The RNA shown here (c-di-GMP-I riboswitch aptamer) has 94 nucleotides. Its mean pLDDT, the model's own confidence on a scale to 100, is 80. The sequence was found by an Rfam model in a public genome assembly.
[in-house]
RNA sequence: ACCCGAUAAAGGCAAACUAUUCGAAAGAAUAGGGCGCAAAGUUUUGAGCCUAAACCCGCAGGUUUUCAGUGGAUAAGGCUGUCAGACUGCCGAA
Numbered sequence: 001a002c003c004c005g006a007u008a009a010a011g012g013c014a015a016a017c018u019a020u021u022c023g024a025a026a027g028a029a030u031a032g033g034g035c036g037c038a039a040a041g042u043u044u045u046g047a048g049c050c051u052a053a054a055c056c057c058g059c060a061g062g063u064u065u066u067c068a069g070u071g072g073a074u075a076a077g078g079c080u081g082u083c084a085g086a087c088u089g090c091c092g093a094a
Stems, first nucleotide, its partner, number of pairs: 004092002012037002017032006035081001041087003045084003048079003056072004061067001
C1' cells in the first nucleotide's frame, strides 16, 4: 500500500412512520424519528423496478368536430437504502 472488516475509537448517513409543502402519479423537499448502513459518499454509465399527466390507439357515450369517461401502449417523470460499473474517502483488531 492492497485485500479485509471488530460487540474497537472518533465522526457520519438515516428506513418505516408522523406533520407541512410540491407533484397527475410514482415520488421528492423540510422538520421530527431511527430500521439499518463501511461507502446508505458522488455519478443514471448499464441492467432492473415504479408511475402514466400529455401525445397515440381502441371502446362506449354526448356532440358534430370537439368534450369529458374508460381500457391499452408509451418516459422524456422517478427509485443509487435493487444490483453492477466509474470516481473518491475515515479508522485499523484479526